[in-house]
């Protein structure tokens, strides 16, 4: 330095849930709270998965059905990156 990561030490982040905003939706943002989590930090590169505004295809109904991400999701799985401390 590297690979590893313990009943170490110091600390972080924050599921799920509410509450507020957004957003067509998934979602996300801030509060509160703490299931976890050794990169659960960052980054949509690849994979999955969500949703379907807009498009399109079907139907003819009461405005439905079906396909499609430019949406999202890194706390889903790998990549690429950047980091704290050290026993074995």
């Nucleotide at each position: 330095a590297a690979a590893u990561g313990a009943u170490a030490a110091a600390g972080g982040c924050a599921c799920a849930u509410c509450u507020a905003u957004u957003g067509a939706a998934a979602g996300a943002u801030a509060g509160a709270g703490u299931c976890g989590c050794a990169a659960a930090g960052c980054u949509a590169u690849g994979g999955g998965u969500c949703u379907a505004a807009g498009g399109g295809a079907c139907a003819g109904u009461u405005u439905g059905u079906c396909c499609u991400a430019u949406g999202a999701u890194c706390g889903c799985c790998a990549g690429g990156u950047u980091g704290c401390c050290a026993a074995a």